[in-house]
Context: one part of a larger RNA
This record gives sequence, C1' cells and structure tokens, in this order.
RNA sequence: UCCGGCGAGCUGCGCCGGCUGGCAAGGUUAAGCCCCCUAAGGGGCGGAGCCGAAGGGAAACCGAGUCUUAACAGGGCGGAAAGAGUCAGCCGGAGCAGGCCCGAAACCGGGUGAUCUAUCCAUGUCCAGGCUGAAGUCGCCGUAAAAGGCGAUGGAGGGCCGAACCCACAUCCGUUGAAAAGGGUGGGGAUGAGGUGUGGAUAGGGGAGAAAUUCCAAUCGAACCCGGAGAUAGCUGGUUCUCCUCGAAAUAGCUUUAGGGCUAGCCUCAUGCGAGUCUUUUGGAGGUAGAGCACUGAAUUCCCUAGGGGGCGUCAAAGCUUACCGAAGGAUAUCAAACUCCGAAUGCCAGUAAGAUGGUGCAUGGGAGUCAGGCUGCACGAGAUAAGUUGGGCAGCCGAGAGGGAAAGAGCCCAGACCUGCGGCUAAGGCCCCAAAAUGUGUGUUAAGUGGGAAAGGAUGUGGGGUUUCGAAGACAACUAGGAUGUUGGCUCAGAAGCAGCCAUACAUUCAAAGAGUGCGUAAUAGCUCACUAGUCGAGAGGCCCUGCGCCGAAAAUGUCCGGGGCUGAAACACACUGCCGAAGCCCAGGAAUGGCGUAGCCAUUGGUAGAGGAGCAUCGGGUGCGGGAGGAAGCGCUACCGUAAGGAGGCGUGGACCGCACCGGAGAGAGAAUGCCGGA
Repeated sequence: UCCGGCGAGCUGCGCCGGCUGGCAAGGUUAAGCCCCCUAAGGGGCGGAGCCGAAGGGAAACCGAGUCUUAACAGGGCGGAAAGAGUCAGCCGGAGCAGGCCCGAAACCGGGUGAUCUAUCCAUGUCCAGGCUGAAGUCGCCGUAAAAGGCGAUGGAGGGCCGAACCCACAUCCGUUGAAAAGGGUGGGGAUGAGGUGUGGAUAGGGGAGAAAUUCCAAUCGAACCCGGAGAUAGCUGGUUCUCCUCGAAAUAGCUUUAGGGCUAGCCUCAUGCGAGUCUUUUGGAGGUAGAGCACUGAAUUCCCUAGGGGGCGUCAAAGCUUACCGAAGGAUAUCAAACUCCGAAUGCCAGUAAGAUGGUGCAUGGGAGUCAGGCUGCACGAGAUAAGUUGGGCAGCCGAGAGGGAAAGAGCCCAGACCUGCGGCUAAGGCCCCAAAAUGUGUGUUAAGUGGGAAAGGAUGUGGGGUUUCGAAGACAACUAGGAUGUUGGCUCAGAAGCAGCCAUACAUUCAAAGAGUGCGUAAUAGCUCACUAGUCGAGAGGCCCUGCGCCGAAAAUGUCCGGGGCUGAAACACACUGCCGAAGCCCAGGAAUGGCGUAGCCAUUGGUAGAGGAGCAUCGGGUGCGGGAGGAAGCGCUACCGUAAGGAGGCGUGGACCGCACCGGAGAGAGAAUGCCGGA
C1' cells in the first nucleotide's frame, strides 16, 4: 500500500405529536386472582385509578353561566363544537439513563514494587609495580641546659606516576545500530568522602537525594496494576442501499458569550382559512442626491466703520494722520456628515380598479438545519478616496449551480442541467490556421506590431474642424543689393563707439528702407548678421484654439510571452448592410416522473449542500400458505437478458445438500474512508 472480515441513532421507563385499527358520550383497565398452555403466550375476572363529556371564581360557592360590584350598569373568562379521550401497533421528537461510535491529559480507591537506581545498616572482599620521604627515634656536632645543625633510621599523606578496578572530559564512528546509550583513539580517579559481593531498611498525598525536578525495574513536576469507568470532551475524526418532492442559513436579541447555546428570522410536513406578490393608477409621511447661504460655523476681495495698534501733537488733552488689526453694516467669489430659505429620483405606507403571476399569504401543530460567509456592481464609514483590508446598506452570483464565453479561472458575461436523438434556431462571444463559422461589403483612421500594460510631462508624427494675419498693388522660403546721417546718444568708465551696466529710446534727419539696434564678435574700434526695404521668382504662407489615432517618457530576474502560429489587417473607432458559427437556453420527435384540474385528457413542473417529507430494493432469523432439489440445492465463476435505481433473472461450468416465492411479523439489517480493529499478501 492493497485485499478479506468486523465496525457507529440501540434498549428500558414515563411523556408530546402524527398515522392505522377497535370502541365511542364515553374510552380504558393496573396490581392481583382463575383457566388453558406450560421457556414464551392466550382467555376470563378485576372499574381501583386516569383522560374526556362545563365553565367561572383565590375560595366558600354557583353553574350554561360565572366572577367583579351596592347594581337585575358595564366589563373579564366561558357556552356556538362528536370531536375528544383511551387501548393496541408503528413512525417522528424531547426527558432520565454511557444514549450514534472511537479518542484524552487527568481525578479517586485498593493493591504490587528498592533483583534497576538513591541513601542507610550488618557482614565479607579487592586495590600490579614504582616514586616521594612528615612526625618520631638513634648517632655526631652544638649549648650552662636548651634551641639548632648534619647523618642515619623511620614510613606519614582525601601525597606523586601508573595497570587491574571504577568513572565518563574531548572527538570520530554508529543513528531502520552489532548495542532501546555501544565501539575506536585519547582522558580522570586509582589507600579513599575508594571500588565491590551477600543479606537487610525506607513506598507514591510517599521514599531517597554531596540538589539535577535527580532516582524509585528501558516509565517520574508525582511509579506500576486493577477498579470507580462506557469519567468528562461546548473539541477533532468517522457514521454503511436506491429513487422521488420541496429546500435553507452564515442575521437579530440575550449569554464568563464570541469556533457553544436559547428564542425569533429563513426551510420542511400536516390541518384549516382564503388570502399574497408585481405593474399601471390614486393619496400620504419624509429632509437624502442636488442646490443654497436665510440660520450655525468656516472662508475670499473691496467699500464703509465702532474699537484697538503705530506716527504727529500736548504739561495733560483735544485734534490730525495711517499700503497695520478689525466687531457691526454693504457688495463680491465660495465651503459643510453632525448647516438649511429650498429640494428631487427611487424606496416606504395605505387604498381602488384592471392586468399579470404562483410550492403565493396567514394561523395552529410536528421536524429541522443555520448563528465563521465570500466575491462583484452601486452609494458610504474606517484605512493612505492602500489592500484578494475592514464595517454596515441595496442588488446579483458563489455558497448549494452543471452548460457556453473570458487561453487557463467559486463570485465576471450569457444561461438555470428530468432522460434519449449522427434533428433545428439562437445568447454571450465569435467567423485567416490551430478551431465550428466571412481571408464579407462600403467610407474614412493608425505605421507605432500601436493593437498586444501605465502617469505627470514633452514633441514641426499624422487626420478632421474653427479662427486670425499676410498675399497677383506679388505674400512665405531662397537668392542679389541696400541696411544710412546727427552719433562714439547721454551717463558711467582705463575704454563703453547699436551690442558690460544705468537713463532716454512714441528722438530727429535723409530715405524705397534702415532699431540710439536681433545675435555673433573686439581690450575698445573693426568685421559678420538680423529687423526693415528694393529686385528676381510666381501661389499660397504664418500664428492660435478644439478634436481622432499614434510617438517618447517605459529597467528584472528559466524563454520571444497577443492562448499560439502568425497578422499592416487577421488592428482601432464610427456608421450602414448581408450572412454564418455558437450552450445542458428555446424549438422539434420520443419517453419517464411529480403536482393541479374543467381527468378517454389537458396544463404546469422536474439543478441542489445542511435539512424536512414520501416511496421502495437488498440481507438474516420467525409464522402461515404454495413450491423446487442427486434427472443436482445453496455458494462461486459466467451472460450480448429484464427493471427508472437499489436490484432481478438465466442456466453453460464448478460444487455436492439443501433452497425459493407470496403475505405477515422481527432486526446484531447495507461500508471506502474513523493516523479505524483483526487477519492475509
């Protein structure tokens, strides 16, 4: 990993609801007793009790009424109702119990352990060899005597070196090991707080501990075994056949509540009532979008001006003045979720009529699930007008939705899948090839592979439109010629002569025209050039604005990335036209089921998770009835057969003795998942 087998809503008690049956104004017995039969059960007796048939009141009590009250006012609750109750059985549900199954870590009780290990007690035993040489003693020297010195002797020490023995400091190997702690090479202690044998002591709310949460039998922040025990688990996982009908929620309130619950909301089933929704129309409430500045605030410029500041003035003042601040007032341009003199569209509420629509509304009762939602569009809050962010609102989709498109892609676009068809038409999107369908038509656009990623900003790209100036009295461009005089304007300056700088420059003169000078240039002049003018030439030229499509701005890591090939349309935009392709949409043909009804039929419907409801298939016992089997039962292999499915049937082979069908009744009643359990490969 696979295969096989096993593997999860059961049972008891009372309760609530539904269905079926019996009985019915009644229904029903319980314990117990008797009889039959004897594991089981059946019949009879038993009316105690319970529920119902009447209610009202706290009650006494009264009663189709009663209570309240002074009340024969009023008002409350009743009466209208044979349908309700009970028994038996089944189904659904809650309660008490382990209560769908498996799963803790733990808690408690009673025991078993110190053959491992820790400490202790008793009694034994072990430590090659070598080194050092304490005290003491002896001798000699020395001293008054000592002290002291020297030599010898002696043999002390948690002394030294180092085997056995014990330990475990470094590193390598080993890491499904040779080994659940070892091996190699080194290392430490090795007469001591030493090692070790045997026997014994201490026990879990405990012992022991040269102290590490360390050890107490490969287990230790509280051992192990059995029991309470199926502890509890608001948590995780798993929960087994089929088809049919309907079909959610991820919200509110409360919650030591937030991944749990309860009630409501939303789903389903039954019964009853007879409503619901949408469109048009009518009548309402309202203060949003917008707008506005009349209020509350914010805020711009000017006028006017109380007051304040500065200046002048004075002994003090009065007064005068001010490109300072500025209330109020006027004019002007504005801003606001918590401003409003105004004010929609939608939406909301109510109603009439008509039309449309239908698993459409309300009530009561049975059963749920849901309480983590997600994305997209729109209007908002938070954030950074960030997020595949977060919060609520409205809508859609996903969730629980398949199909077609977007290359691929829950939430985008189209569209809601009962089944069959080698039938047809369309939607979104497409029609050169991959790849179904136009290398379709007409008019313009783009040259950037723009298309096929992006901003501020930049540019004689190019198309369209507008406006303005100049132009056959000759424009624009080019070429030829001129471009002067007062004057080197004045000032400044070393110089300043059109051209460093300042002032003037709307000076003047001569002119066809020529600036007190456009740029280059010089130290300053000079020189070149421009404006301006004439000539040559001969028809458009210049500026600005709006706009279509392009250009630059534009750097990223596997490999050119439009899905690819490739495309100059097979790109973009606009308008017009004619076709076609394209889905599980729609239509056609056939079939099935569900619901309704005016029921030979017609109409409508049939995606679906949690979940509600309905109908069935299969397995194993039992009862009754009918059958099969050595002329071959079951089981197993096989089949092109039947049924909408679970399934059924057949009899070729195998097998060798039991088996089937109908109805009833009962469950240890369906396996792919639980790091499931056991076995096998």